[in-house]
RNA sequence: UCUUGUUACUGGUAAACCUGAUGAAAGUCAGGGACACAAAGCUACGGAUCUAAAGUAGAUGAUUUCUACCAUGACCGCCGGGCUGCCGAA
Repeated sequence: UCUUGUUACUGGUAAACCUGAUGAAAGUCAGGGACACAAAGCUACGGAUCUAAAGUAGAUGAUUUCUACCAUGACCGCCGGGCUGCCGAA
């Protein structure tokens, strides 16, 4: 340097659920909590997925309300791409 992650070492992250905050929601953040994770570190670039406040269209005499579409909102612990990185027993 490359490949690799079966045993070891040092550390790391934290699903569900509960509480609080925030948000229209999806979700996010903090505390508790551990199902798991060798990139479960970072990045919404491609696809998937979630949400639909605003907007547009429709229903209604109208306000309200309801329905449909829609990401400019999310999600990297769904898959792929990009960037970076610990250990080094084999």
RNAcentral holds the sequence, with entries from Ribocentre. Predicted 3D model of a 90-nucleotide RNA (c-di-GMP-I riboswitch aptamer) from a Clostridiaceae bacterium. The model forms 95% of the base pairs in the Rfam consensus. The prediction has a mean pLDDT of 82. Taxonomically the source falls in Clostridiaceae (Bacteria, Bacillati, Bacillota, Eubacteriales).